[in-house]
RNA sequence: CGAGUUGACCGAGCAAUCGCUGCCUAAAUUGCGUGUAUAUAAUCAUAUGCAUACGAACUUAGGGAGAGGAAAGUCCGAGCUCCAAAGGACAAGGUGCCAGGUAACGCCUGGAGAGUGCGAACUCAUGACAAGUGCAACAGAGAACAGACCGCCAUUUUAUGGUAAGGGUGAAACGGCGAGGUAAGAGCUCACCGCUUGAGUAGUAAUACGCAAGGCAUGGUAAACUCCACCUGGAGCAAAAUCAAAUAGGCCCUCUAUAAUCUGGUCCGGAUUGAGGGCGGGUUGAUUGCUGGAGCUAAAGAGCGAUUUUUAGCCUAGAUGAAUGAUUGCUACUGUAAUACAGAACAGAACUCGGCUUAUAGGUCAACUCAUCAU
Numbered sequence: 001c002g003a004g005u006u007g008a009c010c011g012a013g014c015a016a017u018c019g020c021u022g023c024c025u026a027a028a029u030u031g032c033g034u035g036u037a038u039a040u041a042a043u044c045a046u047a048u049g050c051a052u053a054c055g056a057a058c059u060u061a062g063g064g065a066g067a068g069g070a071a072a073g074u075c076c077g078a079g080c081u082c083c084a085a086a087g088g089a090c091a092a093g094g095u096g097c098c099a100g101g102u103a104a105c106g107c108c109u110g111g112a113g114a115g116u117g118c119g120a121a122c123u124c125a126u127g128a129c130a131a132g133u134g135c136a137a138c139a140g141a142g143a144a145c146a147g148a149c150c151g152c153c154a155u156u157u158u159a160u161g162g163u164a165a166g167g168g169u170g171a172a173a174c175g176g177c178g179a180g181g182u183a184a185g186a187g188c189u190c191a192c193c194g195c196u197u198g199a200g201u202a203g204u205a206a207u208a209c210g211c212a213a214g215g216c217a218u219g220g221u222a223a224a225c226u227c228c229a230c231c232u233g234g235a236g237c238a239a240a241a242u243c244a245a246a247u248a249g250g251c252c253c254u255c256u257a258u259a260a261u262c263u264g265g266u267c268c269g270g271a272u273u274g275a276g277g278g279c280g281g282g283u284u285g286a287u288u289g290c291u292g293g294a295g296c297u298a299a300a301g302a303g304c305g306a307u308u309u310u311u312a313g314c315c316u317a318g319a320u321g322a323a324u325g326a327u328u329g330c331u332a333c334u335g336u337a338a339u340a341c342a343g344a345a346c347a348g349a350a351c352u353c354g355g356c357u358u359a360u361a362g363g364u365c366a367a368c369u370c371a372u373c374a375u
Base pairs, nucleotide, nucleotide: 002370003369004368005367006366007365008364009363010362012331013330014329015328016327017326018325020066021065023063024062025061026060027059033052034051035050036049037048038047039046040045068346072357073356075355076354077353078352079351080236081235082234083233087268088267089266090265092232093231094230095229096228097111098110099109100108101107112126113124114123115122116121127227128226132225133224134221135220149167150166151163152162153161154160155159175193176192178190179189180188194216195214196213197212198211200209201208202207240288241287242286243285250279251278252277253276254275255274259273260272261271262270295314296313297312298311299310300309301308302307333343334342335341
């Protein structure tokens, strides 16, 4: 100087003025709201006068706060609410190496194994195929306990026998390579590798290592059915709870205690006494849920790490047709010749939290790897 890998951060800042929404404090009856009259200017709006209901609603003043790293997806897990007084079994579904973390998880951390990369690193739907059943088109002699097309060898030679080393077909051909041996060959024999079994060493374990024995592999595929181990009620804030108001205590039909209903299915058990459908009418209001949390920040300790313990400090939207904005000045960054001018990606809370996944202009920092050059 260049190319990469991994992790983290920013994604404008400060001040003033005006405006919107919630919360807290204080005040007022000469205030505010509503109606009405006049003027500006015709609706709206503003000012003034008059009248009137209400009572902390509205109004005025002050204080402090107000959309993210993903708020997105709705893919997992939970808190919470209801079924509900409330179970068991089966089926069904989910996860799938080992050990930890966590409220829990299909998430995270650390290891083992396999694979990719020169490497830093990255990826994994990683239990079982002698429990069983299936699937692998075509080609090929033959595709699971198979087979002889070409080839090689022998002989009584155009036929028979032996063979599976070589060739071919195929995604895949019933261990690999080398030597010996043989009529020619073959684990036929031997050494090495691989595979199986056994005990041992290290490790919590997954697993690894060496040793011994055995000529020895019943191929592949389970994001095929299946088997094994572990886990799992359901629905969801449009859940639900309370208050107020109004209507038609409406009309009709089916089943009905040997019955029916009860938040996925079947059975058993349990509880309750009605359950279901059609037509039509009334209400679409207010409050709670709704933000103090498995919360956040800092320091110290334990741990490889995820994380956790102790101490101290902080309170950071709660809207409900939907607020969280606008203008000006200065500073900083980018573009630009420029002090002018212009400008920032993905994108907007709606019960909350822990994850995963996806999108992201431009920029900053740290560690590590490789290559080139110089010393």